Overview: This is a predicted structure of a 72-nucleotide RNA (transfer RNA) from a Candidatus Nealsoniibacteriota bacterium.
[in-house]
RNA sequence: GCGGGUGUCGUAUAACGGCUAUUAUAACUCUCUUCCAAGGAGUAGACGAGGGUUCGACUCCCUUCACCCGCU
Numbered sequence: 001g002c003g004g005g006u007g008u009c010g011u012a013u014a015a016c017g018g019c020u021a022u023u024a025u026a027a028c029u030c031u032c033u034u035c036c037a038a039g040g041a042g043u044a045g046a047c048g049a050g051g052g053u054u055c056g057a058c059u060c061c062c063u064u065c066a067c068c069c070g071c072u
Stems, first nucleotide, its partner, number of pairs: 001071007010025003018055001027043005048064005
């Protein structure tokens, strides 16, 4: 230099172009308990960045960034 793949709450993970973006765990609050742990209920938290297509984009297209793999 060329080609391919991945990127979503703190962590892991799902989402047929159309919802308030899913679930688990962690965090916080309440409950339960003499207290702690476990259990139960709830709250907040994310689409790598920019642009395009579309009535509508995590999803399709382009560029770019990070990481991984292969070729030279």